This is a predicted structure of a 157-nucleotide RNA (c-di-AMP riboswitch aptamer (ydaO/yuaA leader)) from Streptomyces showdoensis. Taxonomically the source falls in Streptomyces (Bacteria, Bacillati, Actinomycetota, Streptomycetaceae). The model forms 96% of the base pairs in the Rfam consensus.

RNA sequence: GCACCGCACUCACCCAUACGCACGGCAGGAGCGGGGGACCCACAGGUUCGCCGCCGCCCCGGUCUCCGGGGCGGCUCGGGGUGUAGUCGCGCACCGCGCGGCCGGGCAGCUCCUGCCCGAACCCGACAGCUCACCUCGCAGGCGAAGGAGAGGACAU
Numbered sequence: 001g002c003a004c005c006g007c008a009c010u011c012a013c014c015c016a017u018a019c020g021c022a023c024g025g026c027a028g029g030a031g032c033g034g035g036g037g038a039c040c041c042a043c044a045g046g047u048u049c050g051c052c053g054c055c056g057c058c059c060c061g062g063u064c065u066c067c068g069g070g071g072c073g074g075c076u077c078g079g080g081g082u083g084u085a086g087u088c089g090c091g092c093a094c095c096g097c098g099c100g101g102c103c104g105g106g107c108a109g110c111u112c113c114u115g116c117c118c119g120a121a122c123c124c125g126a127c128a129g130c131u132c133a134c135c136u137c138g139c140a141g142g143c144g145a146a147g148g149a150g151a152g153g154a155c156a157u
Base pairs, nucleotide, nucleotide: 002144004142005141010029011028013025014024031139032138033137034136035135036134041129045052046051053075054074055073056072057071058070059069060068061067062066078127079124080123081122082121086102087101088100089099090098091097092096103119104118105117106116107115110150111149112148113147114146
């Protein structure tokens, strides 16, 4: 420089000067993506009908070594979210790893065949279905191509 994965891209202004660029800034514009959030619809376990896990502190009450309620703070096993990254079985030196099946993603415009690779990580904090209006968040990070065939397209002559 040209590309790729991914929502993660672009313009303006300031920085800023003689001119230009970079870093940085901005409650700017446009664009892309995510979360929360009605009626209707869907779902609907237990319950003493208040509600529903754990720990600590404070306050109130009681039938007072205990129990109940409220507030504040913390945690993650329940539940939920982004993401392709999920599920089942078996085993082991056991919450982690290994093997295998199904399923999901990828190998550089598309399709097929063969072959190969991957199936992470993080977040919320007891709590959230969908969801108009409305509210709110992000625009990072990483990285360099398997072979064959076909369709179609573009460019040049």